Model confidence (mean pLDDT): 87 of 100. The part of an RNA shown here (small-subunit ribosomal RNA, central domain) has 346 nucleotides and comes from an uncultured Pseudomonadota bacterium. Rfam family: Bacterial small subunit ribosomal RNA. Rfam links the family to the GO terms ribosome and structural constituent of ribosome.

[in-house]
Context: one part of a larger RNA
RNA sequence: CUGGGCGUAAAGGGCGUGUAGGCGGUUAAAUAAGUCAGAUGUUAAAGACCCGGGCUUAACCCGGGGGCUGCGUUUGAAACUGUUAGACUAGAGAGCAGGAGGGGAGAAUGGAAUUUCCGGUGUAGAGGUAAAAUUCGUAGAUAUCGGAAGGAACACCAGUGGCGAAGGCGAUUCUCUGGACUGCAACUGACGCUGAGGCGCGAAAGCGUGGGGAGCAAACAGGAUUAGAUACCCUGGUAGUCCACGCUGUAAACGAUGAGUGCUAGGUGCGGGUUUUACGGAAUCCGUGCCGCCGCAAACGCAAUAAGCACUCCGCCUGGGGAGUACGGUCGCAAGAUUAAAACUC
Numbered sequence: 001c002u003g004g005g006c007g008u009a010a011a012g013g014g015c016g017u018g019u020a021g022g023c024g025g026u027u028a029a030a031u032a033a034g035u036c037a038g039a040u041g042u043u044a045a046a047g048a049c050c051c052g053g054g055c056u057u058a059a060c061c062c063g064g065g066g067g068c069u070g071c072g073u074u075u076g077a078a079a080c081u082g083u084u085a086g087a088c089u090a091g092a093g094a095g096c097a098g099g100a101g102g103g104g105a106g107a108a109u110g111g112a113a114u115u116u117c118c119g120g121u122g123u124a125g126a127g128g129u130a131a132a133a134u135u136c137g138u139a140g141a142u143a144u145c146g147g148a149a150g151g152a153a154c155a156c157c158a159g160u161g162g163c164g165a166a167g168g169c170g171a172u173u174c175u176c177u178g179g180a181c182u183g184c185a186a187c188u189g190a191c192g193c194u195g196a197g198g199c200g201c202g203a204a205a206g207c208g209u210g211g212g213g214a215g216c217a218a219a220c221a222g223g224a225u226u227a228g229a230u231a232c233c234c235u236g237g238u239a240g241u242c243c244a245c246g247c248u249g250u251a252a253a254c255g256a257u258g259a260g261u262g263c264u265a266g267g268u269g270c271g272g273g274u275u276u277u278a279c280g281g282a283a284u285c286c287g288u289g290c291c292g293c294c295g296c297a298a299a300c301g302c303a304a305u306a307a308g309c310a311c312u313c314c315g316c317c318u319g320g321g322g323a324g325u326a327c328g329g330u331c332g333c334a335a336g337a338u339u340a341a342a343a344c345u346c
Base pairs, nucleotide, nucleotide: 003318004317005316006315007300008299012314014201015200016199017198021194022193023192025088026087027086029084030083031082033081034080035077036076037075038074039073040072041071042070049065050064051063052062053061054060091191092188093187095184096183097182098181103177104176105175106174107173108172109171110154115149116148117147118146119145120144121143125136126135162169163168206247207246208245209244210243211242215241216240220236221235222234223233258313259312260311261310262309263308266291267290268289269288270287271286272285273284274283275282276281295302296301319346320345321344328339329338330337331336
């Protein structure tokens, strides 16, 4: 390489968009590039294969024959693929009418709670723990009432419930804005699928500059525990967590399951529509769960949201360690990321 694979054994890219490329609906024509058939030329000789001959045989040698494969030229076929010019509407899109949604961005507003400060009441404890101590408190704490400030998060509703490509999204209102779904069928007429590179998005932590800082809290300090305790527990506490702009580009980025299309028993919940109804229900589309047949699977299990049956395209795997490391390249302010070996060893 071929092959075989990728839920859990090695293996699905974190997610999208889209370039090249690959693949591509129905119908009738033309063409003949691919494809198929015939003819012909070439495919040196030797060797190999078949027949015959010569050395006493064989090895060896000589003669004849048949090819194989590839390529060129030429004649033809026209089903399939391609190409050209038409037609179609089941794919795709756009139009109209609806309802649903924590989809995104910005602005404004609200109440509960924590903390701090001010004032009142009030007095000796409060905190904390398995028990304590560090700690706070007669300079009046804790508790309680009133007021103020400030930051962050939005109880209940809340649900294997909704939305989003993924990351993710949850107080309320307004503005701007993306997508999906249902119904109708007047419109376009294959405009599609996938997608190496590229480009964009991408939790948390981290980094840069400037703000902000209530609570929480790496580091750090102290108190305990302990043989020790660089921990678990407690009292404090700084980065950080928050905002703006920029960078980083990774996660058990998980459904550990790439995207698309078609086909293949049922049953039962939930969410959003539509039609119908005898108001019990029935039918249908989209999404989201559970159970379950065929089938698949090493088993576990999956089972119309497939891990079933098929096709198209992409990514990836090829014994363990060395190692997702070294070196080099690219990117980054750095941290590091990405690409990615070998010796050696079992």
The sequence was found in a public genome assembly.